[in-house]
C1' cells in the first nucleotide's frame, strides 16, 4: 500500500394478520379470531463427557406466542447503499 470477516453510525425501502364485538368516552379494559420479521423460549447435526447411560455445549428467516402486533402512526427481522473502525489476504 490491496482491504475479506467482524463491530459502530447513518439512509432508502420494509411483510403478515379482525377499522371484530361488549363495556367506557378514549386508544383503556374484557371477549373471541388470527400474525410472526422488535425482544424472548426451544431444539438438529456435531463436539465434550462416559465402559454404556445420565449429563453438557450447540443455529436460523425454523418452531412456540410469553411478549409484541392485527386501519392510519409507531414499531419492525434480514438483507441493499454509504461512511468510520478492523487488518484476514496479496
Nucleotide at each position: 500500500u490491496u482491504g475479506a470477516a467482524g463491530g459502530c453510525g447513518g439512509g432508502a425501502g420494509g411483510a403478515g394478520a379482525g377499522a371484530c364485538c361488549a363495556c367506557g368516552g378514549u386508544u383503556g379494559u374484557g371477549g373471541c379470531g388470527c400474525c410472526g420479521a422488535a425482544g424472548g423460549a426451544g431444539c438438529a447435526a456435531g463436539c465434550c463427557g462416559u465402559a454404556u447411560c445420565a449429563g453438557g455445549c450447540g443455529a436460523a428467516u425454523c418452531u412456540c406466542u410469553c411478549a409484541g402486533g392485527c386501519a392510519a402512526a409507531a414499531g419492525g427481522a434480514g438483507g441493499c447503499c454509504c461512511g468510520c473502525u478492523g487488518g484476514a489476504c496479496g
Glycine riboswitch aptamer from Thermoactinomyces mirandus, 90 nucleotides, folded computationally. The coordinates come from a structure-prediction model, not an experiment, and the mean pLDDT is 81. The RNAcentral record of the sequence draws on Rfam.